Background: The RNA shown here (c-di-GMP-I-GGC riboswitch aptamer) has 92 nucleotides. The sequence was found by an Rfam model in a public genome assembly. Model confidence (mean pLDDT): 83 of 100.
RNA sequence: AAUGCACAGGGCAAACCCGCUGCGAAGCGGGGACGCAAAGCCACGGGACUUCUCUUCAGCGAAGAAGGGAGAAGUCAGCCGGGUUGCCAAGG
Numbered sequence: 001a002a003u004g005c006a007c008a009g010g011g012c013a014a015a016c017c018c019g020c021u022g023c024g025a026a027g028c029g030g031g032g033a034c035g036c037a038a039a040g041c042c043a044c045g046g047g048a049c050u051u052c053u054c055u056u057c058a059g060c061g062a063a064g065a066a067g068g069g070a071g072a073a074g075u076c077a078g079c080c081g082g083g084u085u086g087c088c089a090a091g092g
Stems, first nucleotide, its partner, number of pairs: 003089002011036002016031006034078001040084003044081003047076009057067001
C1' cells in the first nucleotide's frame, strides 16, 4: 500500500416514538437498533429530494392547480463515484 475470514479497545445508529428548530427537504437532543470497517469528515461529479420563480411543452374555450422542462437557493456523506483523516492485523 492493498485486503477484511478474524482478534483487542470499542465506535456509529436505519425505521419508529418524543421534544426543539426550519415554509420544506431535513437538522439537533433523548429513547430505540435495521444495519455499518470508514455509517469519521468534505456537496467536487452524477443522482434523489425540498422551496421559490419562469415556461414558447402536453392538455384546455379560457384561467388556475397538478404534470413535463428550465433557472435560483437549499437538503441528503446510511444512493454511487471522488477527495481526505483514522483503530485493529489472524491467515494468505